Record summary
The RNA shown here (transfer RNA) has 72 nucleotides and comes from a bacterium. RNAcentral holds the sequence, with entries from ENA. Its Rfam family is "tRNA". By type it is a transfer RNA.
[in-house]
RNA sequence: UCCGAGGUAGCGCAGCGGUAGCGCAGUUGACUGUUAAUCAAUUGGUCGUGGGUUCGAAUCCCACCCUCGGAG
Repeated sequence: UCCGAGGUAGCGCAGCGGUAGCGCAGUUGACUGUUAAUCAAUUGGUCGUGGGUUCGAAUCCCACCCUCGGAG
């Protein structure tokens, strides 16, 4: 330099162009002699960055940044 995969909550990951979700973690409460476990509720997001298309973009298009793999 070229090709491919990926970037979404603290972590691991889902997500048909039409309200951004699940698990774990966190917080609060219940349970009890206490902790753990369990149960219930709940907080947390500029969806890598900047543009474009569209009534509407995490999703489609372009450029760039970062990570991983491959080629040379």